Parts: sequence; structure tokens; C1' cells
RNA sequence: AGAGUAGGUAAGACGCGUUAAGUGUAAAGGGAUAGGGAGUUGCCCUUUAACGAAAAUUUUAAAUUGCGGUGUCUUAUCGCUUCCGCU
Repeated sequence: AGAGUAGGUAAGACGCGUUAAGUGUAAAGGGAUAGGGAGUUGCCCUUUAACGAAAAUUUUAAAUUGCGGUGUCUUAUCGCUUCCGCU
């Protein structure tokens, strides 16, 4: 000097919901976190509470097109603090 994580963003694909879950917010508890130890203002899980939506068409079962600050995977990009390590 560099690599390496949880995650963030963008795109694509396949899905879920639209008979409202999911996402987001607040409080409490817990968990993991670059190769090892430790760590939070980052991340995840559980519970409680508040708030909250875009549906339409057809042949009305279903399908399609949308919608949701929606899930997963892939690619690109960004990417921890401290001590000890790796190259």
C1' cells in the first nucleotide's frame, strides 16, 4: 500500500400482495457482523403500538396490463471502528 464483511444503490430475471401481506416509523428484547477477538449511530430477527395503498380489462374460474417507497437471485458500483493477522 492492497485484498476481504454485514449491508446500500442501479439494472435485469423470476416471484409475492393488491380479499393488504410486505415496505417504512416508535418502544422493548435478542442475534450475526471482512481471516481471528471485541464493538455501534450500521444490519437482521421477535413482540407490542400507531399509520397506510391502485386498480382495471376480458371469456369473470383464470389470464393479462398496471400498482406496491414489495421478496429472492445475478451483474455492476459503494463499502465498517479497534487489536492481531493475510498479500
Predicted 3D model of an 87-nucleotide RNA (THF (Tetrahydrofolate) riboswitch aptamer) from Lagierella massiliensis. The source organism's lineage runs through Bacteria, Bacillati, Bacillota, Tissierellales and Lagierella. RNAcentral holds the sequence, with entries from MGnify.